[in-house]
Context: one part of a larger RNA
RNA sequence: GAAUGAACGUUGGCGGCGUGGAUUAGGCAUGCAAGUCGAGCGACAAGGCCCCUUCGGGGGCUGGAGGAGCGGCAAACGGGGUAGUAAGGCAUCGGAACGCACCCACGGGACCGGGAUAGCUGAGGGAAACUUCAGGUAAUACCGGAUAACCUCUACGGAGCAAAUGGCCAACCGCCUGUGGACCGGCCGAUGUGAUACUAGGUAGUUGGUGGGGUAAUGGCCUACCAAGCCUGUGAUGUCUAGGGGGUGUGAGAGCAUGGCCCCCACCACUGGGACUGAGACACUGCCCAGACACCUACGGGUGGCUGCAGUCGAGAAUCUUCGGCAAUGGACGAAAGUCUGACCGAGCGACGCCGCGUGCGGGAUGAAGGCCCUUGGGUUGUAAACCGCUGUCAGAGGGGAGGAAAGCUUCGGCUUGACCGAGCCUCAGAGGAAGCACGGGCUAAGUACGUGCCAGCAGCCGCGGUAAUACGUACUGUGCGAACGUUAUUC
Numbered sequence: 001g002a003a004u005g006a007a008c009g010u011u012g013g014c015g016g017c018g019u020g021g022a023u024u025a026g027g028c029a030u031g032c033a034a035g036u037c038g039a040g041c042g043a044c045a046a047g048g049c050c051c052c053u054u055c056g057g058g059g060g061c062u063g064g065a066g067g068a069g070c071g072g073c074a075a076a077c078g079g080g081g082u083a084g085u086a087a088g089g090c091a092u093c094g095g096a097a098c099g100c101a102c103c104c105a106c107g108g109g110a111c112c113g114g115g116a117u118a119g120c121u122g123a124g125g126g127a128a129a130c131u132u133c134a135g136g137u138a139a140u141a142c143c144g145g146a147u148a149a150c151c152u153c154u155a156c157g158g159a160g161c162a163a164a165u166g167g168c169c170a171a172c173c174g175c176c177u178g179u180g181g182a183c184c185g186g187c188c189g190a191u192g193u194g195a196u197a198c199u200a201g202g203u204a205g206u207u208g209g210u211g212g213g214g215u216a217a218u219g220g221c222c223u224a225c226c227a228a229g230c231c232u233g234u235g236a237u238g239u240c241u242a243g244g245g246g247g248u249g250u251g252a253g254a255g256c257a258u259g260g261c262c263c264c265c266a267c268c269a270c271u272g273g274g275a276c277u278g279a280g281a282c283a284c285u286g287c288c289c290a291g292a293c294a295c296c297u298a299c300g301g302g303u304g305g306c307u308g309c310a311g312u313c314g315a316g317a318a319u320c321u322u323c324g325g326c327a328a329u330g331g332a333c334g335a336a337a338g339u340c341u342g343a344c345c346g347a348g349c350g351a352c353g354c355c356g357c358g359u360g361c362g363g364g365a366u367g368a369a370g371g372c373c374c375u376u377g378g379g380u381u382g383u384a385a386a387c388c389g390c391u392g393u394c395a396g397a398g399g400g401g402a403g404g405a406a407a408g409c410u411u412c413g414g415c416u417u418g419a420c421c422g423a424g425c426c427u428c429a430g431a432g433g434a435a436g437c438a439c440g441g442g443c444u445a446a447g448u449a450c451g452u453g454c455c456a457g458c459a460g461c462c463g464c465g466g467u468a469a470u471a472c473g474u475a476c477u478g479u480g481c482g483a484a485c486g487u488u489a490u491u492c
Stems, first nucleotide, its partner, number of pairs: 001492004006488005013357006019350002026313003030310003035073003040070002044066001047062006080268003089193007098185002103181007111145004120135006151160003166173002194240003201231003206228008243265004247258004270291005293304004321347001323346003329343001330341004360390004370381004394433001396428004403421002407416003436481005441462003447476005457464002
């Protein structure tokens, strides 16, 4: 000098774009953050139509709000964090023994049947959470049989495997099977990727083989047996530290330092362990077990997991609103309308950063007053002010509305959609509302007076201060930067 997710001190007008829990991966009140589909299914209210009626009502058909239930898809994404991990990681380059729901292309198929179960009704248990029994019902839920290839297995003879007489109603959406693609993922290898030798030996599923198991798939991944290997001063093993990369800072570069925001990858979800479901998880707001912690309780028993968005306590030098909206972009579901979406888009707070703008402009000397200095003549503050003329940026008040909107619906005429921001433009008023901070011994731009008297104090280094201090404190003045200026910390 440059830089920072900064903090502190003094000061502080406006705007744009960014950015903001770095410490306790400490504990959390409250609300919201993942639903959707009635064009998969049964049932229930109002209403409508028909019939019967003792005029009270009853029955049948239809209808389908709203709350649930069965079923499907989604919930493995999106969002957060960096605890662990020095290698099941990451980066780059390769590889062979694999999977892939939704999407695309192509081929083939969907025949005949069955039994349940929630919801519901009735009867219970429990403070609650919840739960038991009986009856009875539906499906794109479940099951059996048939069919069976270019699929699977095969000793090549053969054997085996599916579906939803669906929905809506004539155009589609679906179902089953196969092949290919796309997307995404699992696995293997090479090279690179911290510190430490005052850590020198480490290793028994250990290293390899065979048979078997397991997986979508290779493999000691697991198991039985056999062999005795395998790694290591090119640093094994241990210990300490740490998520990696694209990048970022600095620097002429080489390098050094670093990995916040954004993107890719990995890992984590109160702590530890486990599997289930599923195309995909060993699953942040799923399940089970154990533990710590917290809460409710009728003491029998239950409930919870903000490292989602806000917010709160704590610790800390230190880091924000319990805001608005799905209008846009994107996602889930749906045929669609649409619903949901703390993703996201916006607004709010913070000079935290960068950038832009303003705090007026021109004239104005008897060089006023005041301040400071003085050799008392004057000098300086200083065209600075006053005063005269002018302008109208920003902020303020009123108007206006381009654009961010593409689409969607439609009877094809048209109708509807902005949370938030708001340009150019028009009008009003009036210099009115807007300057500080650090420094002045040398380095280093800028000095005088007074006070103090090795005191009080300053200080980055050298060093100042003991009675004339340009170095302390104050004043005047000057210098630098300017909505900032200094200090501290850290990197080059």

RNAcentral holds the full RNA, with entries from ENA and SILVA.
This is a predicted structure of a 492-nucleotide part of an RNA (small-subunit ribosomal RNA, 5' domain) from an uncultured bacterium.